[in-house]
RNA sequence: GACGAACGCUGGCGGCGUGCCUAACACAUGCAAGUCGAGCGGGGUUACGGAGUAGCUUGCUACGAAGUAACCUAGCGGCGGACGGGUGAGUAACGCGUGAGCAAUCUGCCUCGUACAGGGGGAUAACAGGUGGAAACAUCUGCUAAUACCGCAUAAGACCACAGGGUCGCAUGAUCCAGGGGUCAAAGGAGGAAUCCGGUACGAGAUGAGCUCGCGUCCCAUUAGCUAGUUGGUGAGGUAAAGGCUCACCAAGGCGACGAUGGGUAGCCGACCUGAGAGGGUGAUCGGCCACACUGGGACUGAGACACGGCCCAGACUCCUACGGGAGGCAGCAGUGGGGAAUAUUGGGCAAUGGGGGGAACCCUGACCCAGCAACGCCGCGUGAGUGAAGAAGGUCUUCGGAUCGUAAAGCUCUGUCAUUAGGGAAGAAGGAAGUGACGGUACCUAAUGAGGAAGCCCCGGCUAACUACGUGCCAGCAGCCGCGGUAAUACGUAGGGGGCGAGCGUUGUCCGGAAUUACUGGGCGUAAAGGGCGCGUAGGCGGUUAAUUAAGUCAGAUGUGAAACCCCUCGGCUUAACCGGGGACUGGCAUUUGAAACUGGUUAACUUGAGUGCAGGAGAGGAAAGUGGAAUUCCUAGUGUAGCGGUGAAAUGCGUAGAGAUUAGGAGGAACACCAGUGGCGAAGGCGGCUUUCUGGACUGUAACUGACGCUGAGGCGCGAAAGCGUGGGGAGCAAACAGGAUUAGAUACCCUGGUAGUCCACGCCGUAAACGAUGGAUACUAGGUGUAGGAGGUAUCGACCCCUUCUGUGCCGGAGUAAACGCAAUAAGUAUCCCGCCUGGGGAGUACGGCCGCAAGGUUGAAACUCAAAGGAAUUGACGGGGGCCCGCACAAGCAGCGGAGCAUGUGGUUUAAUUCGAAGCAACGCGAAGAACCUUACCAGGGCUUGACAUCCCUCUGACAGGUAUAGAGAUAUACCAUUCCUUCGGGACAGAGGAGACAGGUGGUGCAUGGUUGUCGUCAGCUCGUGUCGUGAGAUGUUGGGUUAAGUCCCGCAACGAGCGCAACCCUUAUCUUUAGUUGCCAUCAUUGAGUUGGGCACUCUAGAGAGACUGCCGGGGACAACUCGGAGGAAGGUGGGGACGACGUCAAAUCAUCAUGCCCCUUAUGUCCUGGGCUACACACGUGCUACAAUGGCCAUCACAAAGAGAGGCGAAGCCGUAAGGCGGAGCGAAUCUCAAAAAGGUGGUCCCAGUUCGGAUUGUGGGCUGCAACCCGCCCACAUGAAGUCGGAGUUGCUAGUAAUCGCGAAUCAGCAUGUCGCGGUGAAUACGUUCCCGGGCCUUGUACACACCGCCCGUCACACCAUGGGAGUUGGGAGCACCCGAAGCCAGUGACUUAACCCGCGAGGGGGAGAGCUGUCGAAGGUGAGACCAAUGACUGGGGUG
Repeated sequence: GACGAACGCUGGCGGCGUGCCUAACACAUGCAAGUCGAGCGGGGUUACGGAGUAGCUUGCUACGAAGUAACCUAGCGGCGGACGGGUGAGUAACGCGUGAGCAAUCUGCCUCGUACAGGGGGAUAACAGGUGGAAACAUCUGCUAAUACCGCAUAAGACCACAGGGUCGCAUGAUCCAGGGGUCAAAGGAGGAAUCCGGUACGAGAUGAGCUCGCGUCCCAUUAGCUAGUUGGUGAGGUAAAGGCUCACCAAGGCGACGAUGGGUAGCCGACCUGAGAGGGUGAUCGGCCACACUGGGACUGAGACACGGCCCAGACUCCUACGGGAGGCAGCAGUGGGGAAUAUUGGGCAAUGGGGGGAACCCUGACCCAGCAACGCCGCGUGAGUGAAGAAGGUCUUCGGAUCGUAAAGCUCUGUCAUUAGGGAAGAAGGAAGUGACGGUACCUAAUGAGGAAGCCCCGGCUAACUACGUGCCAGCAGCCGCGGUAAUACGUAGGGGGCGAGCGUUGUCCGGAAUUACUGGGCGUAAAGGGCGCGUAGGCGGUUAAUUAAGUCAGAUGUGAAACCCCUCGGCUUAACCGGGGACUGGCAUUUGAAACUGGUUAACUUGAGUGCAGGAGAGGAAAGUGGAAUUCCUAGUGUAGCGGUGAAAUGCGUAGAGAUUAGGAGGAACACCAGUGGCGAAGGCGGCUUUCUGGACUGUAACUGACGCUGAGGCGCGAAAGCGUGGGGAGCAAACAGGAUUAGAUACCCUGGUAGUCCACGCCGUAAACGAUGGAUACUAGGUGUAGGAGGUAUCGACCCCUUCUGUGCCGGAGUAAACGCAAUAAGUAUCCCGCCUGGGGAGUACGGCCGCAAGGUUGAAACUCAAAGGAAUUGACGGGGGCCCGCACAAGCAGCGGAGCAUGUGGUUUAAUUCGAAGCAACGCGAAGAACCUUACCAGGGCUUGACAUCCCUCUGACAGGUAUAGAGAUAUACCAUUCCUUCGGGACAGAGGAGACAGGUGGUGCAUGGUUGUCGUCAGCUCGUGUCGUGAGAUGUUGGGUUAAGUCCCGCAACGAGCGCAACCCUUAUCUUUAGUUGCCAUCAUUGAGUUGGGCACUCUAGAGAGACUGCCGGGGACAACUCGGAGGAAGGUGGGGACGACGUCAAAUCAUCAUGCCCCUUAUGUCCUGGGCUACACACGUGCUACAAUGGCCAUCACAAAGAGAGGCGAAGCCGUAAGGCGGAGCGAAUCUCAAAAAGGUGGUCCCAGUUCGGAUUGUGGGCUGCAACCCGCCCACAUGAAGUCGGAGUUGCUAGUAAUCGCGAAUCAGCAUGUCGCGGUGAAUACGUUCCCGGGCCUUGUACACACCGCCCGUCACACCAUGGGAGUUGGGAGCACCCGAAGCCAGUGACUUAACCCGCGAGGGGGAGAGCUGUCGAAGGUGAGACCAAUGACUGGGGUG
């Protein structure tokens, strides 16, 4: 895009079309084929007629024959029922299409022409009567007519046989002329007549039909062979007609890979749909042909049928029946049931067109013309138009400002298409006139009324035009593909808005397109699917040069045909269009004919370059057979000799004192041939390797004597074909599946070891496959080079050999053009072309199943489908990863020191418990973490008691005047009540402020989501990286830069380079510390002078110190190395030397890392509670487990006494001195100090002296008791401290594990924050002060380069197979059931044909007649023959216990 559509929602009008695609299922009812009385005899009705009869009231009544006229008609007869209408079951066929042919044919009615129609005969329906039957109907007797039937006459140019001649053709033959012989016709009717309609024979035409042939016409080869009337001949029969159409006889043919036979499916075509076309699909309506008419068979009649609404028979079904027997055939029009997703009225009319009959009138016509139903399709029209901003109300959204629906509505001004009503009103109607309209009072015209009666459907994530809100929360659902949905869904549902189409819109189904995705036009095969394992060769396809000829292909012209309709162009008719009409064009094709001769083909003649032969050479693991050689392994024999050998990562099994292994000598046997040996050679491939001989194939070079296209490819076919395997017979040294043992391991049916059988070897025969690979079929030609190598030939040079040059053949590498998706290929093409063969068409299922063929078997070959997935795959890119490689770094290892892990305690966590033990943090990077300090508070948790505009903020109203505060009572308290006390301004209205009460907006939430977020933080990691611009390269992802050579702590720097630059990082700039100078000396300092108990004071500021400003270090200098570089090593000087030490500082990013409980914040949730207040409790629990610490286990120590030396801090609700009291904690006290002044404050380890003597101790201090102290409303749960008493575990810590490289570790004390009080924690400060680093193999982490990858959530990845479960399709399966087709036999209806025909018999003949004859028929017999029956097989389908694999989850 299309549709004979269906379904969902919706639905105003008209025109034109279309409408059982399924059950060729079954059908009630009505209608669909009749007509002619001018063919015939009857019959009926009516009118006339009235012979005649009867009655009697003798002229009336009644009946009524013949006859006449009109009408109707059962029967005989004629024509038509073979057309028209329906359907598509069958059919793969001369069925259809197209083009020819019939010299092999027929043709009623129609047209034209020629001629004729004389005279007779015998019957029979109807009818009448009888009989049988339920009926259908049958039968007997008798009568009768014809345009019914039958002789005779006449007759040809008709037909038959005979014989003569001419012409022609395509074989039989056709045709023409003339001859005699034989045979065969007829019908009448109407009319007063004219005349008309008919009849018979022949000829011609037209129309229609029959037959034959060329070409075309679906799928399966897992259908490869089929055929006995089969193929042909002769003869006969039969037909309208050729013909095995049928029969007898004879011959053995015919068809088939160019697809026979079989199976499946199917009516064919004009055309229709689609497509640029070529094609692909379809075969409704309309038209042509065919076939069929309940199923099967058969003939009759006829011009025509083997007959839809005829006949006979058989079968199934339905109906009637008196049970004896009968009737029927909607795939005609309506209609019914059924089937189905689904398809209409039991309508009107013959007015038109057409058909049948008739002389005509006319009759018949479900053909046809119309109407009805259906949005089923196409086309047209409408549902209003203009104006209208307060941008109304309302809806939706909102950042609350607004935006949008939206000029949309309302309002105002108009119009009247459709619809409604009324009036008028066709054409279609022809023909000489008249008459005749179903549609239909329809179309159309006019008038009137009133915007009134008339809009939906789908979609809005991308493809694809169109976005927001709410609801939902991997649910419900959506989905054409990709995919949406797990609490902020433009994807689900709803709403608002928007987009599209519009009386329709979507969905489903089907076909074509896009799809170059079967590629003729127009594809491919190195790696994506795809080159046969290789050759020889048949058919076939293709084929060198020259000339002549031919005309099959080819090209051109002409002619015929190619129906109409359709499509296209154009003109016209309906108001337009759809639709319809006229004209034109078109109809690729087929056929005939006339030409052309370049090319292809055929024929003929020639040629040599393709191909082959000859001659002359050299090379080679080419093949086959026979022989032969040495080394080595093993075994046997003997000698020497002694304890091991062997084997491995390490071992063990094994061998060995019965003498191994080792070594020497001799022997046996089998297999393979070191070095040479080479991307060297040969072969078609598989493959071929010691040496010699014999036989033998091919290639190469040179030459140019011969043949003269002999060529290339190659479906089938034939042959060769590694290894393994199979059969028979040998052989068997070594090796070695299976197997055994030993190891390894969680296991180890493996890898390793010790043994070891088939096999490996030979002969003969099978198998026929391999990653049989260059993953690259063969042949020919052409298209830059360079460089090896193997075999030849020629040239040059030389005495000669090399060297060098040219050329042919083979075999490699590199590389240009070109090509290619890229990788790559590149004269040995994957380039450019031609020819031939093979093969491919998404992945899996599956190279499987079934079937066939082959094989001894193993198996091979050919080779599907169901089902399932949305991918599978190639090449390349960036990462990540690797028990890959290279380089490098880090307390990473190593070397050391001190620890942890064991004990007790402190603290955090898990777990458990609990009313609650609030919450968070979770490997490193949670766990002395948030918490720089939980008795109440904190506090978020629990129990109980209270409040509800609230503990807190803003706004409004009313009241009060203060609020706060104090006292008392109740209560656990919150709270409640009572009492006391109590503002400012003012224009006197009130206002400010505060409290109480009230209503509602709102407050409040440590409620949820850190996976909605901001901010902040951790981590890789202070690792050296991460990027950009421009340029260049690549189809692209991307690359280059950033890689490389050096160097560095560093992407630090240097050099090189298709790159050149730049940014964020590194470093530096900042702070601190180490040295010096200078400035300034108080609260600091004190060398000199004086003074004191004392830098206390005077004095001084030199020194120390303090804190400002400066200096200093830069590889600057020297030497070695390096590339004359960067840099590095050593040295000098210097307080400090190569970033001097430390800190702050953390690139792009990763971890959906942490935090909604610091804070902020979207959304959700709670609102007399998830908010808020209070009391008490809990966060402090305790069988356990883990982390981090403290104290120890002691003598480098504990205890006692005594004597020193810091730094950095803090202090006013504070630090708190001296002095006094207390054993002490502490108390009293209150000086001084907002601090270089005073205080905390004593530093401790350490020094000196003493004691302890290795022990659970004079170590260790847990635990517990008692008594005190301090803070605080309050130390019970639950603080700290002191004294006395008590005196636990613990004697240096398993596996494992942590920190640290110098003022570091270790050790010692001091301070601060938090804080009423409460550190073993944290953050700082100084004192004392080590050991070790060979080095980078290994562990961990990291950086750079490179490599592999099937990973990309990135190795904590991916992924394989079994097993278990569920579902699905499928193979096998003892079988079972059904189906269609064929074969053989039995039975054998109807019927045609043949025979017979004693029975029957009108026409003709003979006979006077009786009768006879001829002919015909009944009956009987036979051939054929449908249905039916029987049998054996083949095929297809369904089903089947059980079973096999497969797919999905």
Small-subunit ribosomal RNA from an uncultured bacterium, 1449 nucleotides, folded computationally. It matches the Rfam family "Bacterial small subunit ribosomal RNA". RNAcentral holds the sequence, with entries from ENA and SILVA. The coordinates come from a structure-prediction model, not an experiment, and the mean pLDDT is 84.